[in-house]
Molecule: SAM riboswitch aptamer (S box leader)
Organism: uncultured Streptantibioticus sp.
RNA sequence: CUCAUCCAGAGGGGCAGAGGGAACGGCCCGUUGAAGCCCCGGCAACCCUCCCGCCGACCGCGAGGUCCCGGUGGGGAUGGUGCCAAUUCCGUCUCACGCCGAGAUCCGGCCUGAGGAAGAUGAG
Numbered sequence: 001c002u003c004a005u006c007c008a009g010a011g012g013g014g015c016a017g018a019g020g021g022a023a024c025g026g027c028c029c030g031u032u033g034a035a036g037c038c039c040c041g042g043c044a045a046c047c048c049u050c051c052c053g054c055c056g057a058c059c060g061c062g063a064g065g066u067c068c069c070g071g072u073g074g075g076g077a078u079g080g081u082g083c084c085a086a087u088u089c090c091g092u093c094u095c096a097c098g099c100c101g102a103g104a105u106c107c108g109g110c111c112u113g114a115g116g117a118a119g120a121u122g123a124g
Base pairs, nucleotide, nucleotide: 001124002123003122004121005120006119011040012039013038014037015036019029020028021027023092024091025090026089041084042083043082046080047079050075051074052073053072054071055070056067057066058065059064088118093115094114095113096112098110099109100108101107
């Protein structure tokens, strides 16, 4: 840099001792113990591997057979990662419907929806 995913799921113990939730704002978590490190456990199924089905491919005159390669659906979980408060905790930028303000296609605020930005993880 490209692509995919991000409303699901899954925590105990030891050391440590004040922060943490990326940034900012909000709102939360935290001395009933934050970050960090270690141990054990779990979740998930991105990659690898394995199994089953279908397509396909190949073999066969045929009934049919096979799975090296390709696509697809499902299952398992040996391995490589990842993850285990809150939707990526919510918002941030743009657009649209609607509501409020003395309130006009403008401005400010709010609600809902769509898209984006940023970020995270994986694969390349």